Predicted 3D model of a 111-nucleotide RNA (SAM riboswitch aptamer (S box leader)) from Andreesenella acetica. The sequence is in RNAcentral, with records from Rfam and Ribocentre.
RNA sequence: CUCUUAUCAAGAGAGGUGGAGGGACUGGCCCGAUGAAACCCGGCAACCACGAUAUAUUACGUAUAUCGAAGGUGCCAAUUCCUGCAACACAUUGGUGUUGAAAGAUAAGGA
Numbered sequence: 001c002u003c004u005u006a007u008c009a010a011g012a013g014a015g016g017u018g019g020a021g022g023g024a025c026u027g028g029c030c031c032g033a034u035g036a037a038a039c040c041c042g043g044c045a046a047c048c049a050c051g052a053u054a055u056a057u058u059a060c061g062u063a064u065a066u067c068g069a070a071g072g073u074g075c076c077a078a079u080u081c082c083u084g085c086a087a088c089a090c091a092u093u094g095g096u097g098u099u100g101a102a103a104g105a106u107a108a109g110g111a
Stems, first nucleotide, its partner, number of pairs: 002110007013041001015040003021031003025084001027082002042076003047072002050068008080103001085100006
């Protein structure tokens, strides 16, 4: 960099350093000197790994479910902030709603 699968409506500081930007991209709309990014501390969650129990096979192993704990990641404004394409419904000259895709993010696995 790319492919596959799963998830994306919940959750998370009135701390320190730092100083102007940030919310992926488009169009919006927002956040920011009552201090942005970044780093540290703190916290949230539980995808993988780990432990226990139950079930499936007699057992090993394996699979599934529940619980525990937090080692590897991840995350901590706004639904993935909304939206971008398609279908349907309503409305009608401007749109609104629902569903699905696309794009994106994260995890695990593969080339």
The coordinates come from a structure-prediction model, not an experiment, and the mean pLDDT is 84.